[in-house]
Parts: sequence; structure tokens; C1' cells
RNA sequence: GAGAAAUUAGCUCAAUUGGUAGAGCCUCCGUCUUACACACGGGUGGUUAAGUGUUCGAGUCACUUAUUUCUCA
Repeated sequence: GAGAAAUUAGCUCAAUUGGUAGAGCCUCCGUCUUACACACGGGUGGUUAAGUGUUCGAGUCACUUAUUUCUCA
């Protein structure tokens, strides 16, 4: 220098042909226990990397930028 892939909750990851953003772990509360742990029930937590565009509607489509990884030279 060229090409490809990834970016969503504190962490690991889903999200069907574009149609209400979710799960597990963590954390908090409750039940249980003398107490802790386990188990069970419930809650909190998101500018979907940033921006623009298309659309009635974008995590999803197009373009630009940033970061990371891989391949080639």
C1' cells in the first nucleotide's frame, strides 16, 4: 500500500425478509440459613463505535470516519 472481518448492558454473546433492543455472568433486593454459600423469585443497567443518507419505520441497507484482528505485497 491492497483486500477481508469485527464493533450491541460492566463482561461474553443473540436479535428471523427492515417492524416493541434480549439472554447468561456480574451487581442489588427478597425467600431460605444461626450465618455464608447453593437454590428460587424479582429489579437495575443501552445515544446498538461516531456521523450522514434512504425509508412510514434502521442494530439490520448505502457512504464516510475511528479502533481491533487476519491475509497478501
This is a predicted structure of a 73-nucleotide RNA (transfer RNA) from Periconia digitata. The prediction has a mean pLDDT of 80. Its Rfam family is "tRNA". The RNAcentral record of the sequence draws on ENA.